Transfer RNA from Trichoplusia ni, 71 nucleotides, folded computationally. Taxonomically the source falls in Trichoplusia (Eukaryota, Metazoa, Mandibulata, Neolepidoptera).
């Protein structure tokens, strides 16, 4: 270097084909408990810029990082 996949909380996966980003673990506050557990609540994410559209996590397209394959 060419092709191809694939990037969402701190970790993991969802989010059928475009309309208020969902769950589980973890964090963190609180009740409870001899602990351990349980039960309420609460912060926290779309890799970067663009484009198309009333509306983009999803659709183009350019970077960038990861894998995978050709030379």
């Nucleotide at each position: 270097g060419g092709c191809c996949g694939c990037g969402u909380g701190g970790u993991c996966u969802a989010u059928g084909a475009g309309u208020u980003a969902a769950g589980a673990c973890g964090u963190c506050c609180g009740a409870u408990u001899a602990c351990g557990a349980u039960c309420g609540g609460a912060a926290g994410a779309a890799g970067u810029a663009g484009g198309u559209u009333c509306a983009a996590g999803u659709c183009c397209u350019a970077c960038c990082g990861c894998g995978g394959u050709c030379a």